[in-house]
RNA sequence: GACAAAGGCAAGCCCAUCGCGAGAUGGGGACGCAAAGCCACAGGCCCGGGCUAGCCACACGCUCCCAGAGGCAGCCGGGCUGCCGAA
Numbered sequence: 001g002a003c004a005a006a007g008g009c010a011a012g013c014c015c016a017u018c019g020c021g022a023g024a025u026g027g028g029g030a031c032g033c034a035a036a037g038c039c040a041c042a043g044g045c046c047c048g049g050g051c052u053a054g055c056c057a058c059a060c061g062c063u064c065c066c067a068g069a070g071g072c073a074g075c076c077g078g079g080c081u082g083c084c085g086a087a
Stems, first nucleotide, its partner, number of pairs: 001084001008033002013028006031074001037080003041077001043075001044072003047068001048066003053063003
């Protein structure tokens, strides 16, 4: 980051399986992606738990806390690696 070349990945949705759940894995399938390759370091979002945390008449309604060794990398920043070689 090109109306380039060779390719790559695969959203929603459907099926199967696992999980309390967010979600994950495999198959189908393409919305898109120049890192939509890998990594939970920082922020954010989501799930689960906590009232011997607070507010509240009450509840997970709001806030707060969690070693809960939770999830999302296709939310953003950051780190590492990678194909091509025009302007």